[in-house]
RNA sequence: GCCGGUUUAGCUCAGUUGGUAGAGCAGUUGAUUUGUAAUCAUCAGGUCGUUAGUUCGAAUCUGACAACCGGCA
Numbered sequence: 001g002c003c004g005g006u007u008u009a010g011c012u013c014a015g016u017u018g019g020u021a022g023a024g025c026a027g028u029u030g031a032u033u034u035g036u037a038a039u040c041a042u043c044a045g046g047u048c049g050u051u052a053g054u055u056c057g058a059a060u061c062u063g064a065c066a067a068c069c070g071g072c073a
Base pairs, nucleotide, nucleotide: 001072002071003070004069005068006067007066010025011024012023013022019056027043029041030040031039049065050064051063052062053061
């Protein structure tokens, strides 16, 4: 330099052909227990890497850029 992959909640990840974002763990509060752990219920937590474009509508499609990983030279 060229090519490919990944980027979504504090962490690990889902979201499949565009329709308004979820799970597990962790955290809050409560129940249960003599107490702790465990268990159950509840709540909170995300401008979906950044930016621009297409569209009535974008995590999803397109361009540019960034970070990380891999391959080729």
Predicted 3D model of a 73-nucleotide RNA (transfer RNA) from an Alphaproteobacteria bacterium. The sequence was found in a public genome assembly. It matches the Rfam family "tRNA". Gene Ontology term of the family: triplet codon-amino acid adaptor activity. Rfam classes the family as a transfer RNA.